Model confidence (mean pLDDT): 87 of 100. Small-subunit ribosomal RNA, 5' domain from Elusimicrobia bacterium CG_4_9_14_3_um_filter_62_55, 520 nucleotides, folded computationally. Taxonomically the source falls in Elusimicrobiota (Bacteria, Pseudomonadati). The sequence was found in a public genome assembly.

Context: one part of a larger RNA
RNA sequence: GAGUUAACGCUGGCAGCGUGCAUAACACAUGCAAGUCGAACGGGACUUGUUGGGGCUUGCUCCGACAAGUUUAGUGGCAGACGAGUUAGUAACGCGUAAGAAAUCUACCCUGAAGCGAGGAACAACUGGGCGAAAGUUCAGCUAAUACCUCAUACGAUCGCGAGAUGGAGUCAUUUUGCGAUGAAAGGCUUCGGUCACUUUGGGAUGAUCUUGCGUCCUAUCAGCUAGUUGGUGAGGUAACGGCUCACCAAGGCUAUGACGGGUACCCGGCCUGAAAGGGCGACCGGGAACGGAGGCACUGAGACACGGGCCUCACUUCUACGGAAGGCAGCAGUGGGGAAUUUUGGACAAUGGGGGAAACCCUGAUCCAGCAACGCUGCGUGAGGGACGAAGGCCUGAGGGUCGUAAACCUCUUUUCUAUGGGAAGAAACCCCGCAAGGGUCUGACGGUACCAUAGGAAUAAGCCCCGGCUAAAUAUGUGCCAGCAGCCGCGGUAAGACAUAUGGGGCAAGCGUUACUC
Numbered sequence: 001g002a003g004u005u006a007a008c009g010c011u012g013g014c015a016g017c018g019u020g021c022a023u024a025a026c027a028c029a030u031g032c033a034a035g036u037c038g039a040a041c042g043g044g045a046c047u048u049g050u051u052g053g054g055g056c057u058u059g060c061u062c063c064g065a066c067a068a069g070u071u072u073a074g075u076g077g078c079a080g081a082c083g084a085g086u087u088a089g090u091a092a093c094g095c096g097u098a099a100g101a102a103a104u105c106u107a108c109c110c111u112g113a114a115g116c117g118a119g120g121a122a123c124a125a126c127u128g129g130g131c132g133a134a135a136g137u138u139c140a141g142c143u144a145a146u147a148c149c150u151c152a153u154a155c156g157a158u159c160g161c162g163a164g165a166u167g168g169a170g171u172c173a174u175u176u177u178g179c180g181a182u183g184a185a186a187g188g189c190u191u192c193g194g195u196c197a198c199u200u201u202g203g204g205a206u207g208a209u210c211u212u213g214c215g216u217c218c219u220a221u222c223a224g225c226u227a228g229u230u231g232g233u234g235a236g237g238u239a240a241c242g243g244c245u246c247a248c249c250a251a252g253g254c255u256a257u258g259a260c261g262g263g264u265a266c267c268c269g270g271c272c273u274g275a276a277a278g279g280g281c282g283a284c285c286g287g288g289a290a291c292g293g294a295g296g297c298a299c300u301g302a303g304a305c306a307c308g309g310g311c312c313u314c315a316c317u318u319c320u321a322c323g324g325a326a327g328g329c330a331g332c333a334g335u336g337g338g339g340a341a342u343u344u345u346g347g348a349c350a351a352u353g354g355g356g357g358a359a360a361c362c363c364u365g366a367u368c369c370a371g372c373a374a375c376g377c378u379g380c381g382u383g384a385g386g387g388a389c390g391a392a393g394g395c396c397u398g399a400g401g402g403u404c405g406u407a408a409a410c411c412u413c414u415u416u417u418c419u420a421u422g423g424g425a426a427g428a429a430a431c432c433c434c435g436c437a438a439g440g441g442u443c444u445g446a447c448g449g450u451a452c453c454a455u456a457g458g459a460a461u462a463a464g465c466c467c468c469g470g471c472u473a474a475a476u477a478u479g480u481g482c483c484a485g486c487a488g489c490c491g492c493g494g495u496a497a498g499a500c501a502u503a504u505g506g507g508g509c510a511a512g513c514g515u516u517a518c519u520c
Base pairs, nucleotide, nucleotide: 001520002519003518004517006516007515008514009513010512013380014379015378016377017376018375019373020372021338026336027335028334030333031332032331035078036077037076040075041074043072044071045070046069047068048067049066050065051064052063053062054061055060085291086290087289094216095215096214097213098212099211100210101209104208105207109204110203111202112201113200114199115198117151118150119149120148126141127140128139129138130137131136157182158181159180160179161178162177163176164175165174166173167172187196188195189194217263218262219261224254225253226252229251230250231249232248233247234246235245236244266288267287268286269285270281271280272279273278293314294313295312296311297310316327317326318325319324344370346369347368348367352366353364354363355362356361383413384412385411386410393404394403395402396401418457419456420455421454422453423452427447432441433440434439464509465508466507467506468505469490470489471488475504476503477502478501479500485492486491
């Protein structure tokens, strides 16, 4: 000098764009953050209409049937593996980079081929009974489905046995072909034209998993480490290779090119600094990893060993009728605590994106906005021109004067900003409806009566902070008297202090200025 997720002191007008728990991965009151589909299914409730019967005050009420609509606890489907948070752990194929998988999986989506036949038994909801303070649970009975099961059929699927061609470094891959075995399915809506689903299978896309080369902090005051350890055979397991696991066999494997141990630490794109080399950092934004009170485990599923799913153990908190139960903000706000220190228990789904749905639409603390904070960057303003051999006043003085100083007053002007009034956006065209199409039509704005525009008024609403001995731009007076104090270094202060304090003047930066901390 530059920089910072900064803090502290004094001060503080505005706008735009950003940023905002670095500490206790400490504990959390409350609300919200993941639902959706009635066009998969049965039932319930409500409304309307038609209709049958009863009461009967002749237009009201009660009971029932049918139809349409609205709604939805349960069964079922898809989504809750994304999005959001945090950095505890991790020195590791975790990350980065470059390759490989002839050792692999992939829901929804795109594309090609084929299919969608026949039947059956249940379980919720519901009804009835029991237990419990609650959480909840149990017995019996009834019922539907795109839930579950059986049979049929079936390809280029899978498995077994064969034949050929091409390719490859290769255990093999691709392809043509023969035989046998095994394995599917679901319907809904409809204007009856279709459409959305469903099953098997080839290919694609996307996502994921695994393997390898190289790179990835400090420490030798850590020198030896290792028993599933290193390899083999066989088996199990996995989507898949593999000591991944197991049985048996062999005795190997790593290490001074630093094994093993200890410390520290998520990694990268990048960011800061520097002429570069290098050094430091890994906030915000983007990619990857790991974690979800601590430890472990599996279930479901295309995908999890699953933040707002489950089970067990532990710690803590809450409820309890003492027998038992419930919970997990490192989601968004917010609270206590810790700390030098870090925001609102806000608005909206209008846009972008995500989930569900045929759609309307619903959900979305993702997101878009608003609020708070000079925390940062950028921009603007706090007026402009004229105005005295120079007011008053302050300070200094060789007492003449000098200086603050064109500064003020005063005159003329302007209105960024401010106040008031009036107007007032873009961001929004898709979805949807009509149409064969071209095209046409309709709806929708949180921000926000905001930005912006116009008119009126009036210099009106707006300057501080640090420094002045040298380094280092800027000096005098008074007070103090090695005191009080200053100080980054050198050093000032003991009676004439340009270094302390105050005043005047001056210098620097400016809505900031200084200090402290850290990095180069």